[in-house]
RNA sequence: GCAUUGGUGGUUCAGUGGUAGAACCCUCACCUUCCAUGAGAGGGACCCAGGUUCAAUUCCUGGUCAGUGCA
Numbered sequence: 001g002c003a004u005u006g007g008u009g010g011u012u013c014a015g016u017g018g019u020a021g022a023a024c025c026c027u028c029a030c031c032u033u034c035c036a037u038g039a040g041a042g043g044g045a046c047c048c049a050g051g052u053u054c055a056a057u058u059c060c061u062g063g064u065c066a067g068u069g070c071a
Stems, first nucleotide, its partner, number of pairs: 001070007010024004018054001025043004030038001047063005
């Protein structure tokens, strides 16, 4: 330099165009003499810009960051 894969709460991952879900995490309260475990409620996210579309995390283009392959 070229090709390709990916970027989703604080972390690790789902999500085949119709307002995003799990686990861990944080807060509150329950249980317990206390801790742990357990069960409940709440908090918190789509890398950036543009395009297509009634509607974009999803499709397209460019950028950026990371990984892989070739040179």

Predicted 3D model of a 71-nucleotide RNA (transfer RNA) from Orycteropus afer afer. It matches the Rfam family "tRNA". The prediction has a mean pLDDT of 80. NCBI's taxonomy places the organism under Eukaryota, Metazoa, Bilateria, Mammalia, Orycteropus afer. The RNAcentral record of the sequence draws on Rfam.